This is a predicted structure of a 267-nucleotide part of an RNA (large-subunit ribosomal RNA, domain VI) from Natronomicrosphaera hydrolytica. It matches the Rfam family "Bacterial large subunit ribosomal RNA". The coordinates come from a structure-prediction model, not an experiment, and the mean pLDDT is 85. The full RNA is in RNAcentral, with records from ENA.
[in-house]
Context: one part of a larger RNA
RNA sequence: CGUAGCAACUUUGAGAGAAUUCUUCCCUAGUACGAGAGGAUUAGGAAGGACGGACCCCUGGUGCGCCAGUUGGACCGCUAGGUCCACCGCUGGGUAGCUAAGUCCGGCAGGGAUAACCGCUGAAAGCAUCUAAGCGGGAAGCCUUUCUCGAGAUGAGAGUUGCAUGUGGCUUUAUGCCACGAGAGACCCCUGGAAGACUACCAGGUUGAUAGGCUGGAACUGUAAGGGUUGAAAGGCCCUCAGGUGACCAGUACUAACGGUCGAUCG
Numbered sequence: 001c002g003u004a005g006c007a008a009c010u011u012u013g014a015g016a017g018a019a020u021u022c023u024u025c026c027c028u029a030g031u032a033c034g035a036g037a038g039g040a041u042u043a044g045g046a047a048g049g050a051c052g053g054a055c056c057c058c059u060g061g062u063g064c065g066c067c068a069g070u071u072g073g074a075c076c077g078c079u080a081g082g083u084c085c086a087c088c089g090c091u092g093g094g095u096a097g098c099u100a101a102g103u104c105c106g107g108c109a110g111g112g113a114u115a116a117c118c119g120c121u122g123a124a125a126g127c128a129u130c131u132a133a134g135c136g137g138g139a140a141g142c143c144u145u146u147c148u149c150g151a152g153a154u155g156a157g158a159g160u161u162g163c164a165u166g167u168g169g170c171u172u173u174a175u176g177c178c179a180c181g182a183g184a185g186a187c188c189c190c191u192g193g194a195a196g197a198c199u200a201c202c203a204g205g206u207u208g209a210u211a212g213g214c215u216g217g218a219a220c221u222g223u224a225a226g227g228g229u230u231g232a233a234a235g236g237c238c239c240u241c242a243g244g245u246g247a248c249c250a251g252u253a254c255u256a257a258c259g260g261u262c263g264a265u266c267g
Stems, first nucleotide, its partner, number of pairs: 001152001005163007015149004021049006033038001051106005059100004066093005071086006110144003117137004166180005171174001185262004189205005210256003213252005219245003226239005
């Protein structure tokens, strides 16, 4: 821009893509078959490999500064307590998120038309013949069935709901022009996100919990500083399952969501 008013939401499915995999074991059954050796078709059940999808409850990984310990040095005048540098200094743990080696799920089954092939009826050709007329069966293959996208499918589909035809003036009286107003809805902008390269998408914008802060909790670390007491000291014990804390879960307007624009009867 189009889809003959403008929008919001829900859809149909032309078409496109993905997947549609393999093995072992038990049983049928040591049966059919076979002199024996050997050894099924089929039906039922179980487990697994690879592949694919989703997720983080469990097991783990990471988690560049969340907690603690600790070495050397510098600094805060010194002690104490801290900050910084040294591969994140090193070491032990670790929330959210992201993850696999973790967990769950998938291939099933069915329908239709067929290939090779197997048939029925049956002539040409008094017989025979699956074929010439006609009618069946038949594959991991084909079309469906399953999942995803999908009306720019210009053949532009369907449904529900909302809004719209106002006022005044001008004239050449027209689906005319001008001015003003109303207006569903949308956008810019802003606060952000388990969304994201950008865009898009989603949640919000004071009639507000969108983010930050604060408060409470979870979770992690592991008993802070300071004081008391004990010990020669290192250190121990008590106040103290303390103190601290990034992302997690809630509550709470304290801070920031300010301010604007577009928008519908002819082409």